[in-house]
Predicted 3D model of a 72-nucleotide RNA (transfer RNA) from an Ignavibacteria bacterium. Its mean pLDDT, the model's own confidence on a scale to 100, is 81. Rfam family: tRNA. The source organism's lineage runs through Bacteria, Pseudomonadati, Ignavibacteriota and Ignavibacteria.
């Protein structure tokens, strides 16, 4: 240096223009003699940064960081 594919809650993921979901974890309750498991709630500074488009951007363009792979 080109070129592709990734960054979304404490992890791991889904979501391609209109409310951000799902499993584990975390907190309380319930239920147990207790833990488990099981039901019931809940809290979360979560969309890598900054423009742009557009009534609206996780999503669509552009440039930036970074991770992983090809190529030179």
């Nucleotide at each position: 240096u080109g070129c592709g594919c990734g960054g979304u809650a404490g992890a791991g993921a889904a979501g391609u223009g209109g409310u951000a979901u799902c499993u584990c974890g975390c907190c309380a309750g319930c239920c147990u003699c207790a833990u488990a498991a099981g039901c019931u709630g809940g809290a979360a500074c979560a969309c890598g940064g900054a423009a742009g488009u557009u009534c609206g951007a996780u999503u669509c363009u552009u440039c930036c960081c970074u991770g992983c792979g090809c190529a030179a």